The RNA shown here (transfer RNA) has 72 nucleotides and comes from a Candidatus Pacearchaeota archaeon. It matches the Rfam family "tRNA".
RNA sequence: GCCCUGGUAGCUCAGUGGUAGAGCACACGGCUGUUAACCGUGGGGUCGCAAGUUCGAGUCUUGCCCGGGGCG
Numbered sequence: 001g002c003c004c005u006g007g008u009a010g011c012u013c014a015g016u017g018g019u020a021g022a023g024c025a026c027a028c029g030g031c032u033g034u035u036a037a038c039c040g041u042g043g044g045g046u047c048g049c050a051a052g053u054u055c056g057a058g059u060c061u062u063g064c065c066c067g068g069g070g071c072g
Base pairs, nucleotide, nucleotide: 001071002070003069004068005067006066007065010024011023012022013021018055026042027041028040029039030038048064049063050062051061052060
């Protein structure tokens, strides 16, 4: 330098063009003599950055940044 792959909640990951989600974690409440466990409720996101296509982009295209792998 070129190619492939990943970047979405604090963490691990779904989401194949039409309202951004799950589990765990966290907060509050219930239960309990207390804690844990269990049950219920809730908060939390510029979807890596920028631009393009589209009525509409996490999703498609281009450039850049970061992680992983390969070729030279």